[in-house]
Molecule: Glycine riboswitch aptamer
Organism: Planctomycetia bacterium
RNA sequence: UAUCGCACUGUUGGAGAGUGACUCGAGGCCCCGCUGGGGCUGAGCGUCCACCGAAGGGGCAAACCGCGGGUGAGGCCCGCGGCGAAUCUCUCAGGUCCAAGGACAACAGGGUUCCU
Numbered sequence: 001u002a003u004c005g006c007a008c009u010g011u012u013g014g015a016g017a018g019u020g021a022c023u024c025g026a027g028g029c030c031c032c033g034c035u036g037g038g039g040c041u042g043a044g045c046g047u048c049c050a051c052c053g054a055a056g057g058g059g060c061a062a063a064c065c066g067c068g069g070g071u072g073a074g075g076c077c078c079g080c081g082g083c084g085a086a087u088c089u090c091u092c093a094g095g096u097c098c099a100a101g102g103a104c105a106a107c108a109g110g111g112u113u114c115c116u
Base pairs, nucleotide, nucleotide: 005112006111008109009108010107011106012105013104018049020048021047022046024044027041028040029039030038031037032036050096051095052094056092057090058089059088064082065081066080067079068078069077070076
């Protein structure tokens, strides 16, 4: 210096599962015999039941490393421990009409310590 990678920003795409039950209930609308009373609707909090996996979080296989044994050494094998990824798995968190959110992917932009 350049490519890749990386995270960031922008654009585009982007799945699953409850319009569940109950207790409250902001607000809105309507009615009456109107300092009040009644009815309808209802965002949302909480509890319970059922369910989903693609924010986040937890779990682990080989390989590798260490120790012990088979064994005198190397190799190899066995056992234990460490390390150990995912769209796998758990469902803590989150979510379950639409919307929102959304791992991830493509393109663009500027940036980039270390590594190559």